[in-house]
Molecule: small-subunit ribosomal RNA
Organism: uncultured bacterium
RNA sequence: GGACGAACGCUGGCGGCGUGCCUAACGCAUGCAAGUCGAGCGGAGCUUAUUGGAAGGGUAACUGGAAGAUAAGCUUAGCGGCGGACGGGUGAGUAACACGUGAGCAACCUGGCCUUAGCACAGGGAUAACAGGUCGAAAGGCUUGCUAAUACCUGAUAGGACUACGUUAACGCAUGUUAAGGUAGUGAAAGGGGGAACUCGGCUAAGGAUGGGCUCGCGGUCCAUCAGCUAGUUGGUAGGGUAAAGGCCUACCAAGGCGACGACGGGUAGCCGGCCUGAGAGGGUGAACGGCCACAGUGGGACUGAGACACGGCCCACACUCCUACGGGAGGCAGCAGCGGGGAAUCUUGCGCAAUGGGCGAAAGCCUGACGCAGCGACGCCGCGUUGGGGAAGAAGUCUUUCGGGAUGUAAACCCAUGUUGACAGGGAGAAGAAGGAGAUAGUACCUGUUGAGGAAGCCACGGCUAACUACGUGCCAGCAGCCGCGGUAAUACGUAGGUGGCGAGCGUUGUCCGGAAUUACUGGGUGUAAAGGGUGCGUAGGCGGCUAUUUAAGUUAGUUGUGAAACCCUCAGGCUCAACUUGAGGCAUGCAACUAAAACUGUGUAGCUUGAGUGCAGGAGAGGAUGACGGAAUUCCCGGAGUAGCGGUGAAAUGCGUAGAUAUCGGGAGGAACACCAGUGGCGAAGGCGGUCAUCUGGACUGUAACUGACGCUGAGGCACGAAAGCGUGGGGAGCAAACAGGAUUAGAUACCCUGGUAGUCCACGCUGUAAACGAUGGAUGCUAGGUGUAGGUGAGAAGGACUCAUCUGUGCCGGAGUUAACACAAUAAGCAUCCCACCUGGGGAGUACGGCCGCAAGGUUGAAACUCAAAGGAAUUGACGGGGGCCCGCACAAGCGGUGGAGCAUGUGGUUUAAUUCGAAGCAACGCGAAGAACCUUACCAGGGCUUGACAUCCUGCGGAUCUGGUGGAAACACUGGAGUGCCUGCUUUUAAGUAGGAACGCAGAGACAGGUGGUGCAUGGUUGUCGUCAGCUCGUGUCGUGAGAUGUUGGGUUAAGUCCCGCAACGAGCGCAACCCCUAUGAUUAGUUGCCAGCGGGUAGAGCCGGGCACUCUAAUCAGACUGCCGCUGAUGAAGCGGAGGAAGGUGGGGAUGACAUCAAAUCAUCAUGCCCUAUAUGUUCUGGGCUACACACGUGCUACAAUGGUCGUAAGACAGAGGGAAGCGAAGCAGUGAUGUGGAGCGAAUCUCAGAAAAGCGACCCCAGUUCAGAUUGCAGGCUGCAACUCGCCUGCAUGAAGUCGGAAUCGCUAGUAAUCGCGGAUCAGCAAGCCGCGGUGAAUACGUUCCCGGGCCUUGUACACACCGCCCGUCACACCAUGAGAGUUGGCAACUCCCGAAGAUACUUUAGGAAGGUAUUGAAGGUGGGGCUGAUGAUUGGGGUGAAGUCGUAACCAAGGUAACCCUAGGGCGAAUUCCAGCCACCUCUG
Repeated sequence: GGACGAACGCUGGCGGCGUGCCUAACGCAUGCAAGUCGAGCGGAGCUUAUUGGAAGGGUAACUGGAAGAUAAGCUUAGCGGCGGACGGGUGAGUAACACGUGAGCAACCUGGCCUUAGCACAGGGAUAACAGGUCGAAAGGCUUGCUAAUACCUGAUAGGACUACGUUAACGCAUGUUAAGGUAGUGAAAGGGGGAACUCGGCUAAGGAUGGGCUCGCGGUCCAUCAGCUAGUUGGUAGGGUAAAGGCCUACCAAGGCGACGACGGGUAGCCGGCCUGAGAGGGUGAACGGCCACAGUGGGACUGAGACACGGCCCACACUCCUACGGGAGGCAGCAGCGGGGAAUCUUGCGCAAUGGGCGAAAGCCUGACGCAGCGACGCCGCGUUGGGGAAGAAGUCUUUCGGGAUGUAAACCCAUGUUGACAGGGAGAAGAAGGAGAUAGUACCUGUUGAGGAAGCCACGGCUAACUACGUGCCAGCAGCCGCGGUAAUACGUAGGUGGCGAGCGUUGUCCGGAAUUACUGGGUGUAAAGGGUGCGUAGGCGGCUAUUUAAGUUAGUUGUGAAACCCUCAGGCUCAACUUGAGGCAUGCAACUAAAACUGUGUAGCUUGAGUGCAGGAGAGGAUGACGGAAUUCCCGGAGUAGCGGUGAAAUGCGUAGAUAUCGGGAGGAACACCAGUGGCGAAGGCGGUCAUCUGGACUGUAACUGACGCUGAGGCACGAAAGCGUGGGGAGCAAACAGGAUUAGAUACCCUGGUAGUCCACGCUGUAAACGAUGGAUGCUAGGUGUAGGUGAGAAGGACUCAUCUGUGCCGGAGUUAACACAAUAAGCAUCCCACCUGGGGAGUACGGCCGCAAGGUUGAAACUCAAAGGAAUUGACGGGGGCCCGCACAAGCGGUGGAGCAUGUGGUUUAAUUCGAAGCAACGCGAAGAACCUUACCAGGGCUUGACAUCCUGCGGAUCUGGUGGAAACACUGGAGUGCCUGCUUUUAAGUAGGAACGCAGAGACAGGUGGUGCAUGGUUGUCGUCAGCUCGUGUCGUGAGAUGUUGGGUUAAGUCCCGCAACGAGCGCAACCCCUAUGAUUAGUUGCCAGCGGGUAGAGCCGGGCACUCUAAUCAGACUGCCGCUGAUGAAGCGGAGGAAGGUGGGGAUGACAUCAAAUCAUCAUGCCCUAUAUGUUCUGGGCUACACACGUGCUACAAUGGUCGUAAGACAGAGGGAAGCGAAGCAGUGAUGUGGAGCGAAUCUCAGAAAAGCGACCCCAGUUCAGAUUGCAGGCUGCAACUCGCCUGCAUGAAGUCGGAAUCGCUAGUAAUCGCGGAUCAGCAAGCCGCGGUGAAUACGUUCCCGGGCCUUGUACACACCGCCCGUCACACCAUGAGAGUUGGCAACUCCCGAAGAUACUUUAGGAAGGUAUUGAAGGUGGGGCUGAUGAUUGGGGUGAAGUCGUAACCAAGGUAACCCUAGGGCGAAUUCCAGCCACCUCUG
C1' cells in the first nucleotide's frame, strides 16, 4: 500500500447491486419445509337424477316418502404404484484414492427417458379397509368373520436372455473377449381410460443416454526431541460373499510386506474451481457462487429399493428433553423463520408459487421456507446530494500580535438563479410465449406537474517518518506513543482553543493475510573478521562425472488429438440514465494423457581410446609411525675428602636450610625425566602432532621413464577409525616441576600476584574419555586467470669442468596488478573466474541451558528447544579523548643556586562556632590583603524598635497654593503640631506708577488611579564583562585529488626556529584567524626649540646661592628623524632555511620591558556594577529614622608585616652624601615662633619643569655594645597627650613616658626567582574628613647558579591500543538484600486422548440344529455401549527447590574486562575459594625489547 463474512469509537441524507453465527456439530417452544395418483383396487361418505316403494297417517281417495337399485359428480381412511437416495443444511470427522488431474474396468450396476425387435395365454388362493369381540391412560395392539386389484402365486409359450458341455474363426498385454452355429436345461407379463379411433401402462431382449461403483499413475500439512512398523500382517491354493476385481471373509501353506525418496506414531485440517496479495515466482486462504466428499443428538445395525446402510424411514444401546393413570410411551431445526445460551459479533416466527426448477398425475391440478420477492444492518461495492453565480483592501465575533497589524475570509450578511434529492398530486410499466386465464414484487421503477435553499457533514491528523502551527493551561504531574521518543516553568509531541492538512456518508482504531522483506534467497542470499566450514581422515547409500563410434528414445524438443465443467479473470460488444451489476462472443486455462517425428545434449546398451585414476621400473629427501638397545650434559639424593659461618630468597624482607658442619668445592655412586649446539616463516604427517644415537619392521609423498590396466574418477548423509592437554580405572615409576594444601610477605582485606616448602599429576603398560582460540577463526576436488623475489627436494640443458646461468616439476614464504571485498584485506597456497559434492547460518539475551533420546565408571559429551525479555547486539573503518603505551620537543617543570612560607607575635581574609544580626557573593590550580582604590554615623544590602503607603524616585490627571527664607513645642530621630517674613520667572490684558488679572514653565501641598519600588529568586533562561588553559602554537577554509562513506590530503615527512618561523620534498595549490611585524616606554646619536630648565665663556653680585645682565655650548625637557637588516666576513649545513664564530657598532641575532590573548574548553564567575526574559512581592521582600551588627572568638587554614640579631643594634658625623616618579584649590602649605613629640600657630608662594608635599633610606666615616632573651625583638598593658570628625564606648590614627610577652632561624610538606633579575633600602599615588603591615607605581644598592633532560608537574607534534564519545571524575562484572514475572525439578494429586488385555453382551448378521418345507424356537460365532487391569501420550495443579529475566539513585569489593587496565587477555580441562574471580596443564593470540 492492498484486502476482509469483520468488530469497536464518533458521526450518519438517498438509491441500486450484493452480503450477514467465523464462537456452542450447544439445547430447542411454535408454525411450516414431501407428497401425489379415484384414469390400479374394494369400500365409506356427500350431492343430483332415474327408479323404488317400506314404516307411519287417513273411512277412503290418497298421503308419505325410508331402505334398496341404477347412473353421474365430489371427497378420500385403507390396499396398490411412483416419489420420500432429489432438492435444502452443516464441516464434526477425515492426512484418506477423501479431493484434484489423467487413465483403466477383457471385473461392474443403472429406476424413470430414447431407439429397435417381439410378447401379454390359462388359472388360483389370500389380505387390509370394513364388521363383531377384546386389552390399554395413551401410543398402539390381539382375535373372529367378509372382500378387491396394475398386490401375491401356479401352469403354458419364448430365443438373439441365462446355465452346462463341446466346435470354428477373429481379436487382445495375461486371465481372456467377440462372432457364428450345436445339444440339454431354466426363466415373462397387468391392466386402466375411451362409443371408437386411439391412448396410458405391463413383460422379454438388445442398444443408447444419464447417473453411479471399483482400480491405478501423479499432486498438495507440520513434527525425526515419533526410527523402526506389521500377524489377516505379505503372497499362494481352495471355498464363500458381492452388481463387480480383491485377505473383502474362511481354511490350509509359505515367510513375507513397508521404511531415511521418511514407514509407524503424534499434532492440525473437509478437498477443489477459485478468492486476496505479488512485476513474477511465490505466500496466505477455502465466507458467498459452482463441483466432489463426509455427516444428520452419540455409537452400532440391517430392511426396503434401480439407487440408502437413508436429515424430516426402521431396530438396538447410551445421554438428554417431554407425556404418563408409573404399567408404559414420545422426540431429534448442521431445512426456513424464530427462542435460549455462548460471544467483540451476524437479520423477519414476512409475501407468493406469477416466473425458473422439482415430485406425482393422461390431464385439470396438488405439493414445493428449492426458488422469486420484500423486511432489518453504512457490513461491502457503485452512483447521487447536502446548492450555483455575484458580493469588501475585507462587517461582527473568535484567535493572535512586535499593538502597527495579521488570520478565519468571498467565507458570512445581501442580491440573482437552479430544482438533482426531499414533500405533495396525477399517470403508470416491461419481464407473458399461437389464443385465452393468471403479477407476490407493486401503485414500486419510471414520466408529468406544484412547492421551496428550504430537510441533509462529519471524522482523523498537524515533532520526524508524513501533507498540515500558533496561543493558553500543565510542570517527569496529568498524560501521549506505530518506531525514534515527548513531559522536570517559555512543550509546534500532553489537554483545550484558533488555524491548517487529509478523506468524506463516512472517518479513525483493533484484528488477520500478502506486499515492501533479496529478512528462508527456485527466480534471488550467505559462511577469514558481522550468525555460519564438521577437529581430521577412510568410506556406504546418494549426487556429479574424460575422448571416439554406434544403438535406443527414458529425459529433452516439435507437431497433432483428447481433456482441462460452468462461473471467475482478460479483451471486444450489448442491457439497466452512468457505474456497481448483468448478457453475448472471443481469449486464457501455464496442467495431464495419447499418437507421430527429431536425435544435438543427458541417460541406457555395445565396441574402442588414453590425457583422469592406478600399477610397474629407476632414483634421491625427510623430527612420518611402532618396537628394542645405547649415550653424554644437567638437576636432585646418598657416601667420602677438604673447608667455615653463613646459605637461600626479594622491590625490600621473612618463612626455610646451616656449628648434629650447610652453601660454595673435589671424587665416587643411585635414580628418573628431558635430549643444548646443529635449528632455519627448514622438513615430515590427514589432523592431533613429530627433534640425542643405532638397529629391525612399516605408511606416505616427490622426481624421471612411458612398459601395463583402460574411466577403474570426485564428493560423501548415516557409519567406522584417529584425535593436544586435563581427567578416570588397574598396575608400575617418581629426579625436576607443580593444581590442592601449609607457612612467610604485601595489603584496608589478599582465599591472589612475590617467596619457602609440597601432594595428586606430569613418565611407562593396558583400557576409557572425545573435548580446545582442535585457527589460516578460510571444507574437499578439478580447470583457468600479469608479474617479481626468497627458500626446501628432484630432473634436464649450456659450459672442458667447478662455481654459475637457463628451463621445469613438487612443497613452503614475502611483495604486488587485474579482479573481489562493507572495509580491513585476499591476490596461482585466492577471499578472483567457473563446475561438482558435503557441512553450516537466519537479531541480542534466555542458552549450548531445560526436558527427552543416545554415549560414558564418573566428570561429562552429543543432539538441542520454549516461555519471557530488549531495540538493539555485532563487524570494519573515521575523528577525538584517554593510557600506571612509545618516540621527539618545550616551560624556574626538575636539577644547580639565592631568598622565603610552614614554628613566634601581630595585621588581614576565609572556614567553623556564636549571635537579635554577625548582610551577600567568591570554592582545587583559576575562592581565601578576592568584589572592598579604605564598615565609627553614612556606606549597609543585616538585626531590634519607631514611622509612611501613588510612596524616597519617573510619567500622566484634577484641585489649591505661590516659589523661597526663618522660628517654637513634643520626640532618640524620622516625624507630628504650630508661628513669622515673603509675593519671584516668561507671555498677554488693564493701568501713569504701584498694583491687579488670565495663561504657561519649573516648585510646594492635597486627592484619584494607571503605576512606582525590590541589593527578592533563577548566572542551569540571557546580554555585556571577566577568569582559565596560554602569549601555548595552534585553529580553519576555498578549489583540486583520494575514499561507497564518516573523512583524509593540504597541516604529514627531512631539517630549522621562540613560533604551522623559514627551507627542501610531496596531489596538492592557495587563503583566513593566530605567530612575527606595525604601537608605547627604555638604551645611542642628530635636527628643531630654549622657559619655569641649564651655566662653558663675558659682566655684575651675595654670608652663601644661575641671585642678576647675558647666552642656549653642555645637562635636561619634548617633538621629528637616524640606527640593527644575519646587512658584511669566515666556517658548518644540501649551493637551502638556518646555526656557530668574528668585524664594525651605544645596542647583534625577537637588544630589554609593555600593550596585544586564535578556534574552542570549563552549563567556570557575576541577575549585588549595569542591562534583561520569566516567576514572586504590593499598608511590604518597598521607603524612612535611631541604636546595634558586618570589628564577636575554644579553634583551623591562606596571604602578609616585624623579628629572633654583630653583613647587627644604638649614637654621632656631612652648614643634613646621592634619586626617580608622582600629588596639590573645600588643596599643597614655606619661612618664622611654641612644644621632648604628635602637633599648634603662622599664612609667604603656588591651579605649579617657577611654589609646596619633601630632611630619601640603605650606603660612607667615627664611637659604643661583645653573644646574653642582650643596648636583640618589640607584642601586651598603664598613664598623659595630639588630630580628624555632629560623634572615636562598642570601633580610628598618631605622640611621649613607663611596661618589655613569645621568639635563639622553624617537622612533614611547600613557594618565588635566570640580570639590572633575586635579595635588600626607602619614596610617591589612588581610595580618603580621619584611618595602609594591603594594592598600584618609583628609583637606590645589587648577587649566586643552570652539568643536563633520567625523574615530578604542565604543554605541543607524530605514532600505537581502546569495549571510552557526558569522552578515565569514562566504561563495567558478580555475589548478597528487596519486589515482580515466566520457566525447570518435585512426595504426589487430578483431567483428557488413542490403543491393548479380559469380563459381560443389545439389535442385527452368519453357520448349525429343529422341521416334509417354511415361520417361530434353540445353540455357537461375531458384535456397539458398559466394566476390569497394567502401561503409553498429553494437560492442569503441588509444600519445597534450581537457575533465568526485569526493576532512577541498597551492600561488598573492582586484586574482573576495555590502555601493557596496572599479574596481557581468552579457549578446553582439573582443583580449591562469599563473590566478581584465582591457580595448574596444554593451546591460541596481543604488546614490547633484542637479533637477523